[in-house]
A computed fold for a 73-nucleotide RNA from Thermomonas sp., annotated as transfer RNA.
It matches the Rfam family "tRNA". Rfam's curators write: Transfer RNA (tRNA) molecules are approximately 80 nucleotides in length. The family's RNA type in Rfam is transfer RNA.
The prediction has a mean pLDDT of 82.
The RNAcentral record of the sequence draws on ENA.
NCBI's taxonomy places the organism under Bacteria, Pseudomonadati, Gammaproteobacteria, Lysobacterales, Thermomonas.

């Protein structure tokens, strides 16, 4: 320097143009439960890196940009 691959709640992770005002574990909060704790059972809470296009319609497609990984000299 070229070229790939990647980015989604506080982690991890689901999504392949309309069923997504984004779905699940996991952790946090409350609350039930217990003499208490832990367990377990409810509910809450909380995300598409950033800017553009492209469509009626974008997390998804296409372009630039930041991070992050690799490859190659």
């Nucleotide at each position: 320097g070229u070229c790939c691959c990647u980015u989604u709640c506080g982690u991890c992770u689901a999504g392949a143009g309309g069923c997504c005002u984004a779905g699940g574990a996991c952790a946090u909060u409350a609350c039930c439960c217990u003499u208490u704790c832990a367990a377990g059972g409810u509910a809450a809470c909380a995300a598409c890196g950033c800017g553009g296009g492209u469509u009626c319609g974008a997390a998804u497609c296409c372009c630039g940009u930041a991070g992050g990984g690799g490859a190659u000299a």